[in-house]
């Protein structure tokens, strides 16, 4: 010195669903209390594969059962969410660390 790659700020893209119904509230927000949604804060759950044990019999890179580990934009729908505003996975650009490979 080069900078994949990671983390951190800052800005900037970012879907879906009832501006549902009744009561309170100053229209509103919000609060409660019905019934209908959505999936991409957040969170739960698991496939092949491998890990171990134990049975078998064809004694093998072998069979089957149990345990463990084991992804997500899948699956749930607790949280949250259903005009706008907020948020919002994940993405973009810039700045700082920090670094793999050369």
């Nucleotide at each position: 010195a080069u900078g994949a790659g990671a983390g951190c700020a800052a800005g900037g893209g970012g879907a879906g669903a009832g501006a549902c119904u009744g009561c309170u509230g100053a229209c509103g927000a919000a609060g409660c209390a019905g019934c209908g949604c959505c999936g991409a804060a957040g969170g739960a759950g698991c496939a092949a594969a491998c890990u171990u044990a134990a049975a078998c019999u064809u004694c093998a890179u072998g069979u089957u059962u149990a345990u463990g580990u084991g992804a997500a934009u899948c699956u749930c729908u607790c949280a949250g969410g259903c005009a706008a505003a907020g948020a919002g996975a994940c993405u973009c650009u810039u700045g700082c660390u920090u670094g793999a490979c050369g």
A computed fold for a 102-nucleotide RNA from Salsuginibacillus kocurii DSM 18087, annotated as Glycine riboswitch aptamer. The sequence was found by an Rfam model in a public genome assembly. Rfam family: Glycine riboswitch aptamer. From the family's description: This family represents the bacterial glycine riboswitch.